[in-house]
Context: one part of a larger RNA
């Protein structure tokens, strides 16, 4: 380079925005760079290939041809690509009107539970387990009632449901704010798709500074179990979990399935908004839009299965794979306060 792949065999980047680049809708027109035909010049000789010839043959040598697939220039062609001009509306965007939502940020408020403190009642146990013990309790616990304080999380609704690019998002109210969908088809007129680098976001744990600390709980201590028990069970318990600001940048970051667009039977359930019908109507019927599921024709697949939310049929662009171990390691580089992250081998071995 050609070819084959990436749900589960090796392989989709955690997610988005976007630079370069790659790719790009309908019609008309100009140019002729790519493209095709033709001509001219050049492409040294030798070599390679074909034919003929000379050494007795061959190697070797001589002659002729072809080739040198290239480069430069002239002419012709204009379908496609490109470049310039014009135009269009279906792609894309905008406008107006409507609509659902745990999307995000900030502030305020609320109740249940829990723990603590104070007080009342009460008087011997409580707690915990397979059974126990450690532990708590006559300095009055557990239980129960009242008050106060504190921190964290928001039961029912709740769903096979909704929103978000992903991570993720759930008490109530208010403020600020991003996106989606529907209707009208009013405006712009290809403004598009993807996206190496880059930038931003990114669960949990972890780190820095300052706060906070009810419950839970790595580490740790004790009690059990056991041959042992650095565990599983129990009683405690510190980081942490929470807040602010700043880092870290990972994950079974999963649909283990990149993004966008077009095309290819249906059936059914749910969310949202719209149109039409029924005398009114919140109910019902019909239609199509969008989002989320289930089943399934064709097709695909090694099978499981997928099947308009494709893993079907195509196009564009990006990422990635190439036997197992060594190893996501060493070294180097780079980022980080550190922990470590990213990039990423080889010897050797099967």
């Nucleotide at each position: 380079c050609u070819g084959g792949g990436c749900u589960u065999a090796a392989a989709g980047g955690g997610u988005g925005c976007g630079u370069a680049g790659g790719c790009g809708g309908g019609c008309c027109u100009g140019c002729a760079a790519g493209u095709g035909c033709u001509c001219c010049g050049u492409g040294a000789a030798a070599u390679c290939c074909c034919c003929c010839g000379g050494c007795u043959c061959a190697a070797c040598c001589g002659g002729g041809g072809a080739a040198c697939u290239g480069c430069g220039g002239g002419g012709c062609a204009u379908a496609c690509u490109g470049c310039g001009g014009g135009u269009c509306u279906u792609g894309a965007g905008g406008a107006a009107g409507g609509u659902a939502g745990g999307c995000g940020c900030c502030g305020a408020g609320g109740g249940a539970a829990c723990u603590g403190u104070a007080g009342g009642u009460g008087g011997a146990g409580c707690g915990g387990u397979g059974a126990a013990a450690u532990g708590c309790g006559u300095a009055g616990a557990u239980a129960u009632c009242u008050a106060c304080a504190g921190g964290a999380a928001c039961g029912c609704c709740g769903a096979u449901g909704g929103u978000g690019a992903a991570g993720a998002c759930g008490c109530u109210c208010g403020g600020c704010u991003g996106g989606g969908c529907c209707u009208u088809u009013c405006c712009u007129g290809a403004c598009g798709c993807u996206g190496a680098g880059g930038c931003a976001c990114g669960a949990a744990a972890g780190c820095g500074u300052g706060g906070g600390g009810a419950g839970c709980a790595a580490a740790c201590a004790g009690g059990a179990u056991u041959a042992g028990a650095u565990a599983c069970c129990c009683u405690g318990g510190u980081a942490g979990u929470c807040c602010a600001c700043g880092c870290c940048g990972u994950a079974a970051a999963c649909g283990a399935u990149g993004c966008a667009c077009g095309c290819u039977a249906g059936a059914u359930c749910g969310g949202u908004g719209c149109g039409g019908g029924u005398u009114u109507g919140a109910c019902c019927c019909c239609g199509g839009a969008u989002c989320g599921g289930u089943c399934g024709a064709a097709g695909c697949a090694a099978a499981a299965g997928c099947g308009a939310u494709a893993a079907g049929c195509g196009u564009g662009c990006c990422g990635c794979c190439u036997g197992g171990g060594g190893a996501g390691u060493a070294c180097g580089g780079u980022c980080g306060c550190a922990a470590g992250g990213c990039u990423a081998a080889a010897a050797c071995u099967c």
Model confidence (mean pLDDT): 89 of 100. Predicted 3D model of a 350-nucleotide part of an RNA (small-subunit ribosomal RNA, central domain) from an uncultured Phycisphaeraceae bacterium. Its Rfam family is "Bacterial small subunit ribosomal RNA".